[in-house]
Molecule: c-di-GMP-I riboswitch aptamer
Organism: uncultured Pyrinomonadaceae bacterium
RNA sequence: AACGAUAAACGGCAACCCCGCAGCGAUGCGGUGGGCGCAAAGUCGUGAGUCUCAAAACAAAUGUUUGAGAUUGUCUGACUACCGAA
Numbered sequence: 001a002a003c004g005a006u007a008a009a010c011g012g013c014a015a016c017c018c019c020g021c022a023g024c025g026a027u028g029c030g031g032u033g034g035g036c037g038c039a040a041a042g043u044c045g046u047g048a049g050u051c052u053c054a055a056a057a058c059a060a061a062u063g064u065u066u067g068a069g070a071u072u073g074u075c076u077g078a079c080u081a082c083c084g085a086a
Stems, first nucleotide, its partner, number of pairs: 012038002016034002018031005036073001042079003047075002049071006056065003
């Protein structure tokens, strides 16, 4: 000097509750306060999982299939990123 890498440090996000708005709904967005937790809990719906709505068929128990959606704080995949002792 380069690579790798945890601790530490500066910070970041924000579960859930409350209020408001949008949506048939799953859910999403904004606000106040608190902070469950997270080294990608930053971004993207690639493959699944889970959930919602609609229709039809089968079934005899509210199930299976198809379509359209939701979820990245369910996992996987892709892209980007701060610090850096030992």